[in-house]
């Protein structure tokens, strides 16, 4: 230099054919218990790496760009 894959709550990951972004763990509150642990209920937390485009509407489609991983030279 070329090609492929990945980037989404604190962490690990879903998100189908474009239609109001979810789960598990963690955090906080409450219930249960004499206390802890375990269990149960609820809450907060992300506008999707960044910038632009298409569209009535983009995590998803298109272009550019950054980071990481793998392969080729």
């Nucleotide at each position: 230099g070329c090609g492929a894959g990945a980037g989404u709550g604190g962490c690990u990951c879903a998100g189908u054919u474009g239609g109001u972004a979810g789960a598990g763990c963690a955090u906080c509150u409450c219930c249960u218990u004499g206390c802890c642990a375990a269990g149960g209920a609820g809450a907060a937390g992300g506008u999707c790496g960044c910038g632009g485009g298409u569209u009535c509407g983009a995590g998803c489609c298109c272009c550019g760009u950054c980071u990481c991983u793998c392969g080729c030279u």
This is a predicted structure of a 73-nucleotide RNA (transfer RNA) from a Candidatus Shapirobacteria bacterium.
Its mean pLDDT, the model's own confidence on a scale to 100, is 80.
Its Rfam family is "tRNA". Rfam's curators write: Transfer RNA (tRNA) molecules are approximately 80 nucleotides in length.
NCBI's taxonomy places the organism under Bacteria, Bacteria candidate phyla, Candidatus Shapironibacteriota.